Record summary
This is a predicted structure of a 196-nucleotide RNA (glmS glucosamine-6-phosphate activated ribozyme aptamer). Model confidence (mean pLDDT): 76 of 100. It matches the Rfam family "glmS glucosamine-6-phosphate activated ribozyme aptamer". Rfam classes the family as a riboswitch. From the family's description: This entry contains a glucosamine-6-phosphate activated ribozyme that is found in the mRNA for GlmS. GlmS is an enzyme that uses fructose-6-phosphate and glutamine to generate glucosamine-6-phosphate. The ribozyme catalyses self cleavage of the glmS mRNA that is thought to regulate GlmS activity. The model forms 87% of the base pairs in the Rfam consensus.
RNA sequence: CGGUGUGCCCCAGCGCCCGAACCCGGGGCGGUAUGCCGUCCCGGGUUGACGAGGGAGGGGAUCUCGAGAGUUCGGCGGGUGACCCUAGGCGCCGUCCGCGCCUGCACAGCCUCAGUUGCAAGCCCACGCGACUGAGGUGAAGGCCGCUGACAAACCCCGGAGGCGACUCCGGUCCAAAAGGCGGUCCAGGAUCCCA
Numbered sequence: 001c002g003g004u005g006u007g008c009c010c011c012a013g014c015g016c017c018c019g020a021a022c023c024c025g026g027g028g029c030g031g032u033a034u035g036c037c038g039u040c041c042c043g044g045g046u047u048g049a050c051g052a053g054g055g056a057g058g059g060g061a062u063c064u065c066g067a068g069a070g071u072u073c074g075g076c077g078g079g080u081g082a083c084c085c086u087a088g089g090c091g092c093c094g095u096c097c098g099c100g101c102c103u104g105c106a107c108a109g110c111c112u113c114a115g116u117u118g119c120a121a122g123c124c125c126a127c128g129c130g131a132c133u134g135a136g137g138u139g140a141a142g143g144c145c146g147c148u149g150a151c152a153a154a155c156c157c158c159g160g161a162g163g164c165g166a167c168u169c170c171g172g173u174c175c176a177a178a179a180g181g182c183g184g185u186c187c188a189g190g191a192u193c194c195c196a
Base pairs, nucleotide, nucleotide: 004108005107006106007105008104014077015076016075017074019073020047021046022045023044024043025042026041027040028039029038030037031036050066051065052064056086057085058084059083087103088102089101090100091099092098094192095191096190097189109138110137111136112135113134114133115132116131117130118129119128142186143185144184145183146182147181148180157172158171159170160169161168162167
């Protein structure tokens, strides 16, 4: 100095149901105005997280952001967050300690290094530029402010389809926050070496 773009892996508000609530069928008991109602049992079923965001390796305990509001309750399994350990790297920071941070894959581009080769026309060659091959990198505190991220799905409402029903599915329509990114500003430990 360089650090860009595209694509991929993703089930991770994900899967499930012995509680609960509700529906259907059957039965018992009680009440009854004979229409039915209440309660219990049995069988079958329905509901049970709406999107956004998230991955170095390992471990244990289980997890971010908002939307909604009847159960997104209760529980089981899983889990990209956080914590601990480990590996490599980055920052404070030249060195040591300490602290904090980063890490997926592929392709293309770019950068660095190495090799080969061309420019080289008399011969050889430095620098430089180009081509090819190979290897590596493309990622790295915190506070405040601004911009960005930024826009959603469900709910509600309207319409349609399925189911005896609880309810489910499809279409239309509205509205987020956070992580992250960029810029500005402030700020980032102790010891020690070198230089002025």